[in-house]
RNA sequence: GCCCUCGUCGUUCAAUGGAUAGGAUUCAAGUUUGCGGUACUUGCGAUGCAGGUUCGAUUCCUGCCGAGGGCA
Repeated sequence: GCCCUCGUCGUUCAAUGGAUAGGAUUCAAGUUUGCGGUACUUGCGAUGCAGGUUCGAUUCCUGCCGAGGGCA
């Protein structure tokens, strides 16, 4: 330099172009317990950035940023 893949709660994973973006875990509160742990309930929390297409974008297109891989 060229090509490919990926970027979503703190972490790890989902989500046919259309439901309030969902689950597990972490964290907080509560119930339980003599205390803690376990268990149960509730809550908090996310689509890398900027444009475009579309009635509607996490999803499709372009550029940029970042991560990984291949070729030279």

The RNA shown here (transfer RNA) has 72 nucleotides and comes from Parcubacteria group bacterium LiPW_30. The organism belongs to Bacteria candidate phyla, within Bacteria. Its mean pLDDT, the model's own confidence on a scale to 100, is 81. Rfam family: tRNA. It is annotated as a transfer RNA. It was read from a public genome assembly.